[in-house]
């Protein structure tokens, strides 16, 4: 750059000591110690690898479904906390409100 996934799921404890939840805008977390390092627990099948069906004469490849947390990342407030641009429906006291699909942008994994 590309391709998937993103309203589930998982907290103690030491240490430190003001800020922090990408930015902006809410809103919210936080001296009843957030955030951040450590240690221990736990979440969860993305990749590896395993089993079983497709496919094939037959096998490799592939896809699908399953079992697994002794591999390899991830991850344990609040949908990615929520909004921004675009559509599309309702409602409106015409300022705008709510649902919804999409895009961007952000995280994660895999190439």
């Nucleotide at each position: 750059c590309u391709c998937a996934u993103c309203g589930a799921g998982a907290c103690c404890g030491g240490c430190u000591g003001a800020g922090g939840g990408a930015a902006a805008g809410g809103c919210c977390c936080a001296g009843u110690g957030a955030c951040g390092c450590c240690g221990g627990g736990g979440c969860a099948a993305c990749c590896a690898g395993c089993a079983g069906a497709g496919c094939u004469a037959a096998c490799c490849a592939c896809u699908c479904u399953g079992a697994a947390a002794a591999g390899g990342u991830g991850c344990c407030a609040a949908c990615u906390c929520c909004u921004g641009c675009g559509g599309a429906a309702g409602c409106g006291c015409c300022a705008g409100c709510u649902u919804u699909c999409g895009a961007a942008a952000g995280a994660u994994g895999a190439g």